[in-house]
RNA sequence: GCCUCGACCGCGGGAGAUACCGAACUUCGUGUUCGGAGCCGAAGGCGCAACCGCCCCGGAAACGCUCAGGCAAAAGGACCGCAGUCGGACU
Numbered sequence: 001g002c003c004u005c006g007a008c009c010g011c012g013g014g015a016g017a018u019a020c021c022g023a024a025c026u027u028c029g030u031g032u033u034c035g036g037a038g039c040c041g042a043a044g045g046c047g048c049a050a051c052c053g054c055c056c057c058g059g060a061a062a063c064g065c066u067c068a069g070g071c072a073a074a075a076g077g078a079c080c081g082c083a084g085u086c087g088g089a090c091u
Base pairs, nucleotide, nucleotide: 001090004088005087006086007085008084010082011081012080013079018037020036021035022034023033024032025031038071039070040069044067045065046064047063051059052058053057
């Protein structure tokens, strides 16, 4: 120098699925707690595996499982875009 990778931070976008039923509390609110059944997958976690590698072994999904989480709004949210900082690679 940034054309490139990673981490962090800020901004924007960001899906799915009961505003379920009952009881209690209640500031009477779309609130809170407990119990029950039904669902969702894109926090996290776990599993198999295409594939990859330094190939004894290891890494590995947006696939699967739903432990956790979630099912009006809010919050969160994998991932994507932009910008900044730091580090690596390259020149």

Record summary:
Glycine riboswitch aptamer from a Hyphomicrobiales bacterium, 91 nucleotides, folded computationally.